[in-house]
Context: one part of a larger RNA
RNA sequence: GAAUGAACGCUUGCGGCGUGCUUAACACAUGCAAGUCGUACGAGAACUCUUUAGCUUGCUAAAGAUAGUAAAGUGGCGUACGGGUGAGUAACGCGUGGGUAAUCUACCUCUGAAUCGGGGAUAACAUUGCGAAAGCGAUGCUAAUACCGGAUAAUAUCUCAAAAUCGUCAGGUUUUGAGAUCAAAAGUGGCCUCUACAUGUAAGCUGCUGUUUGUGGAUGAGCCUAAGUCAGAUUAGCUUGUUGGUAAGGUAAUGGCUUACCAAGGCGACGAUCUGUAGUUGGUCUGAGAGGACGAACAGCCACACUGGGACUGAGACACGGCCCAGACUCCUACGGGAGGCAGCAGUGGGGAAUAUUGCACAAUGGGCGCAAGCCUGAUGCAGCAAUGCCGCGUGUGUGAAGAAGGCCUGCGGGUUGUAAAGCACUUUCAGUUGGGAAGAUAAUGACGUUACCAACAGAAGAAGCACCGGCUAACUCCGUGCCAGCAGCCGCGGUAAUACGGAGGGUGCAAGCGUUAAUC
Numbered sequence: 001g002a003a004u005g006a007a008c009g010c011u012u013g014c015g016g017c018g019u020g021c022u023u024a025a026c027a028c029a030u031g032c033a034a035g036u037c038g039u040a041c042g043a044g045a046a047c048u049c050u051u052u053a054g055c056u057u058g059c060u061a062a063a064g065a066u067a068g069u070a071a072a073g074u075g076g077c078g079u080a081c082g083g084g085u086g087a088g089u090a091a092c093g094c095g096u097g098g099g100u101a102a103u104c105u106a107c108c109u110c111u112g113a114a115u116c117g118g119g120g121a122u123a124a125c126a127u128u129g130c131g132a133a134a135g136c137g138a139u140g141c142u143a144a145u146a147c148c149g150g151a152u153a154a155u156a157u158c159u160c161a162a163a164a165u166c167g168u169c170a171g172g173u174u175u176u177g178a179g180a181u182c183a184a185a186a187g188u189g190g191c192c193u194c195u196a197c198a199u200g201u202a203a204g205c206u207g208c209u210g211u212u213u214g215u216g217g218a219u220g221a222g223c224c225u226a227a228g229u230c231a232g233a234u235u236a237g238c239u240u241g242u243u244g245g246u247a248a249g250g251u252a253a254u255g256g257c258u259u260a261c262c263a264a265g266g267c268g269a270c271g272a273u274c275u276g277u278a279g280u281u282g283g284u285c286u287g288a289g290a291g292g293a294c295g296a297a298c299a300g301c302c303a304c305a306c307u308g309g310g311a312c313u314g315a316g317a318c319a320c321g322g323c324c325c326a327g328a329c330u331c332c333u334a335c336g337g338g339a340g341g342c343a344g345c346a347g348u349g350g351g352g353a354a355u356a357u358u359g360c361a362c363a364a365u366g367g368g369c370g371c372a373a374g375c376c377u378g379a380u381g382c383a384g385c386a387a388u389g390c391c392g393c394g395u396g397u398g399u400g401a402a403g404a405a406g407g408c409c410u411g412c413g414g415g416u417u418g419u420a421a422a423g424c425a426c427u428u429u430c431a432g433u434u435g436g437g438a439a440g441a442u443a444a445u446g447a448c449g450u451u452a453c454c455a456a457c458a459g460a461a462g463a464a465g466c467a468c469c470g471g472c473u474a475a476c477u478c479c480g481u482g483c484c485a486g487c488a489g490c491c492g493c494g495g496u497a498a499u500a501c502g503g504a505g506g507g508u509g510c511a512a513g514c515g516u517u518a519a520u521c
Base pairs, nucleotide, nucleotide: 001521002520004518006517007516008515009514010513013393014392015391016390017389018388019386020385021351026349027348028347030346031345032344035077036076037075040074041073048065049064050063051062052061053060054059055058084304085303086302093229094228096226097225098224099223100222103221104220108217109216111214112213113212114211115210116150118148119147125140126139127138128137129136130135156181157180158179159178160177161176162175163174164173165172166171186209187208188207189206190205191204195202196201197200230276231275232274237267238266239265242264243263244262245261246260247259248258249257279301280300281299282298283294284293285292286291306327307326308325309324310323329340330339331338332337357383359382360381361380365379366377367376368375369374396426397425398424399423406417407416408415409414430462432457433456434455435454436453440448465510466509467508468507469506470491471490472489476505477504478503479502480501486493487492
């Protein structure tokens, strides 16, 4: 000098764009953050209103509307995305380059074929039992695109045989023949040309959405691999599923991934092992560069979700707002037993030098579900708070010498503050008031929004501080103090004339900031 996710002191007018728990991965009250589909399915209230009946005149019953609505249930898809955090991890975790002839991929998409015919349950519901609750049973009824057989089926899978072709020589790909195995679910709209009833309905035809089975694509993911990736040798030896083989199991898939048997290997001064520290990269800061330091925000990857372990479901998890077990903690309890997990958005306590609102909206962008209308979305878009940073603007302009008054200094003549003020003449940016008023939205739909922006109006009006002045280093005098009080980045000032302490006048520098501290180059 540059720079910071900064903090502290003094000060503070406006706007735009960013940024905002770096500490306790400490504990959390409260609300919200993942639902949706009635075009999969069965069922289905109530308040209230109307009418009628009965009478005890304000109640009971019935019918209709409310309404095939609300709430609940079965089922499907989603909840593995989006959002947070950086504890762990020195590792194929990450970045770069390859491999997969060792693999999977819901939704989407191209294309081929099919969607036949049956069955038994179960929730909801009703009755009922236990329990303080959470909840758990028993009996009976019922539906499906829920569940389960059957049929059919290949260019699917498996076995056998033959051939061609490619090859990194491991095998891959293709073709032919034979045998075996495996599937499905319907929903909804329209139309009567044919058939039946003879009205427009059924069968039927047709459109859309779905379901099953293939082959490709796309996307996403798994695994392997080469070299790279902090410090310590005051860490020198480490290793028994360890290293390799055979066989089996397991996986979507290779593999000691696991098991049995066999062999005795494997790593290491080119630093194994151990210890400490640490998420990583694009990048950021600095620097002429080479380097050095860092990894906030934004973007990619990874890991984690109270702590430890485990699997289930599923295309995908060993799953932040799922399940089970154990532990610590908190809460409820009728003491028998239960409930919970903010490192989501706000917010609270605590820690700390220190870090914001329990806001608005789904209008836009995007996501989930749905044929759609739409619903949900603390993602996101916005607003609020903070000079926390960067950038921009303003706090007036011109004129004005009696060089006013006052202050300060003085050698008492004067000098300086100082064209500074006053005065005179103007202007109105920003802020203010009033009126108009976009774009963001494609026909509709705007949280922002008293928006941006434009015009008019009023009036210099509402808007300057902070640090420094011995040298380094731009800027000097007086008073007070008297090695005291104090200053100080270094040298050093202060013991009676202090340009170094404190105050004043004056000056210098930066400016809505200025200084200090911390850590970096």
Predicted 3D model of a 521-nucleotide part of an RNA (small-subunit ribosomal RNA, 5' domain) from an uncultured prokaryote. Its mean pLDDT, the model's own confidence on a scale to 100, is 85. The full RNA is in RNAcentral, with records from ENA.